[in-house]
Molecule: transfer RNA
Organism: Bathycoccus prasinos
RNA sequence: AAUGAGAUAGUUCAGUUUGGUAGAACCUCGGACUCAUAAAUCGAUGGUCGGGGGUUCGAAUCCCCCUCUCAUUA
Numbered sequence: 001a002a003u004g005a006g007a008u009a010g011u012u013c014a015g016u017u018u019g020g021u022a023g024a025a026c027c028u029c030g031g032a033c034u035c036a037u038a039a040a041u042c043g044a045u046g047g048u049c050g051g052g053g054g055u056u057c058g059a060a061u062c063c064c065c066c067u068c069u070c071a072u073u074a
Stems, first nucleotide, its partner, number of pairs: 001073007010026004020057001028044004050066005
């Protein structure tokens, strides 16, 4: 330098195929249970989906540019 993959909650990831309310588990907090604690159970908090722009009634998703990480080739 070229090509490919990836960036989404505090953490690990799904969702992109087919544009239509942003989700799961863990963590944290709370309820109930218990003499008390833990486990199990129920619920809640937490995201401008890497950044900017475009298309669209509507973008995590489609298009363009940029940043960062990984792999391969030179």